[in-house]
RNA sequence: GGGCCCGUGGUGAAAGGGCAUCACGCCUGUCUUGCGAACAGGAGACUGCAGGUUCGAAUCCUGCCGGGUCCA
Numbered sequence: 001g002g003g004c005c006c007g008u009g010g011u012g013a014a015a016g017g018g019c020a021u022c023a024c025g026c027c028u029g030u031c032u033u034g035c036g037a038a039c040a041g042g043a044g045a046c047u048g049c050a051g052g053u054u055c056g057a058a059u060c061c062u063g064c065c066g067g068g069u070c071c072a
Base pairs, nucleotide, nucleotide: 001071002070003069004068005067006066007065010024011023012022013021018055026042027041028040029039030038048064049063050062051061052060
């Protein structure tokens, strides 16, 4: 320098163009002498950034940024 893959709550993953979902973690309550477990409820991501296409984009296109991998 070139090809390919990835980037979504604190963490790990879903989401074949139509209200962003789940698990763990976190907070509150019930229960307990207390902790844990269990149960009930809640907060938390405008999806790496900027444009474009579209009535509508996490999803499609382009360029960047970061990470991984292969080739040179």